[in-house]
RNA sequence: GGCGGGUUCGUCUAGUCUGGUCCAGGACGCAUGGUUCUCAUCCAUGUAACACGGGUUCGAAUCCCGUACCCGCUA
Numbered sequence: 001g002g003c004g005g006g007u008u009c010g011u012c013u014a015g016u017c018u019g020g021u022c023c024a025g026g027a028c029g030c031a032u033g034g035u036u037c038u039c040a041u042c043c044a045u046g047u048a049a050c051a052c053g054g055g056u057u058c059g060a061a062u063c064c065c066g067u068a069c070c071c072g073c074u075a
């Protein structure tokens, strides 16, 4: 250089194939409250995310193009 894959809450991850009931779900974490003599456990509520830019579309995390970064294969 060429080809392929990936990037989503603080962390891990589902959803992308098949666009729309997704103000994006779950676990851990964290905060508050309850329970407890206290801590832990358990319960309830909350917290916070689609890498960036453009395009297609009535509608994009999802499809297309480019950029950045990461991984693999190859010369």
Stems, first nucleotide, its partner, number of pairs: 001074007010028004020058001029047006051067005